A computed fold for a 73-nucleotide RNA from Capillibacterium thermochitinicola, annotated as transfer RNA. The source organism's lineage runs through Bacteria, Bacillati, Bacillota and Capillibacterium. The prediction has a mean pLDDT of 81. Its Rfam family is "tRNA". Rfam links the family to the GO term triplet codon-amino acid adaptor activity. It is annotated as a transfer RNA.

Parts: sequence; structure tokens; C1' cells
RNA sequence: GCUGGCGUAGCUCAACUGGCAGAGCAGCGGUAUCGUAAACCGCAGGUUGUCCGUUCGAUUCGGAUCGCCAGCU
Repeated sequence: GCUGGCGUAGCUCAACUGGCAGAGCAGCGGUAUCGUAAACCGCAGGUUGUCCGUUCGAUUCGGAUCGCCAGCU
């Protein structure tokens, strides 16, 4: 230099032909217990890497760019 894959909550990952962004763990509060943990109930947490485009509507489609990984030269 070329090609491909990935980027979504603090972490690990979903979201099947475009139509309300979710789960587990972690965090906070509560129930319960003499008390703690486990358990159970609830809450909070997101400019979906960035920018532009297509569309009534984009995590999803197209382009560019940044980062990581792999392959080729």
C1' cells in the first nucleotide's frame, strides 16, 4: 500500500427482509435476616465510533473518515 471483519450501557453481547434501542453481569434503592451473602422486587445508565447521503422514518442501506483485529504484497 491492497483486501476483509469488527465498533451499540461501566463490562460481555443481542436487536433476522429499515418502523418504540434490549438482555446478563456490575452499580443504586428496597423486601427478607439478629446480621451478612445468596435469593426476590424495582430504579438508573446509550448522541448505536465520527461526518455526510438515501428515506416519511437508519443500529440496519450507500459514501468518506478514525480506531482495533486478521490476511495479502